[in-house]
RNA sequence: GCGUGUGUAGUUGAGUGGUAAAACGCAACCUUCCCAAGGUUGAGACAGGGGUUCGAUUCCCCUCACACGCU
Numbered sequence: 001g002c003g004u005g006u007g008u009a010g011u012u013g014a015g016u017g018g019u020a021a022a023a024c025g026c027a028a029c030c031u032u033c034c035c036a037a038g039g040u041u042g043a044g045a046c047a048g049g050g051g052u053u054c055g056a057u058u059c060c061c062c063u064c065a066c067a068c069g070c071u
Base pairs, nucleotide, nucleotide: 001070002069003068004067005066006065007064010024011023012022018054026042027041028040029039030038047063048062049061050060051059
């Protein structure tokens, strides 16, 4: 330099053109003499920009980061 792939919550990770699940973690409350465990509730995310579309996390382009391969 060229090509391919991946990018979703603090971490792991599912998903798919119609407003994104879950687990662990975090906060509050209940339980307990306290801690742990358990229960209930809650907050929290689609790498960035542009395009297509009535509508984009999903499809297309560019950029960025990472990984792999070739030279």